[in-house]
RNA sequence: GGGAGUUUAGGUAAGUGGUAUACCGGCGGUCUCCAAAACCGCGGUCGGGGGUUCGAUUCCUCCAACUCCCG
Numbered sequence: 001g002g003g004a005g006u007u008u009a010g011g012u013a014a015g016u017g018g019u020a021u022a023c024c025g026g027c028g029g030u031c032u033c034c035a036a037a038a039c040c041g042c043g044g045u046c047g048g049g050g051g052u053u054c055g056a057u058u059c060c061u062c063c064a065a066c067u068c069c070c071g
Base pairs, nucleotide, nucleotide: 001070002069003068004067005066006065007064010024011023012022013021018054026042027041028040029039030038047063048062049061050060051059
């Protein structure tokens, strides 16, 4: 220098154009002499810009970060 892939909550991951989800973790509560466990509840997320579309996490494009391959 060229090519491919990945980027979603604090962490690990789903989500093929129509309300953004799960588990773990966090916080609050119930229970307990206290704590743990268990149960109930709560908050929090689409890497950045632009485009297509009535509507974009999803399609297109540029940039960034990371991983791999070629030279």
Background:
A computed fold for a 71-nucleotide RNA from a bacterium, annotated as transfer RNA. Its mean pLDDT, the model's own confidence on a scale to 100, is 84. Rfam family: tRNA. The family's RNA type in Rfam is transfer RNA. It was read from a public genome assembly.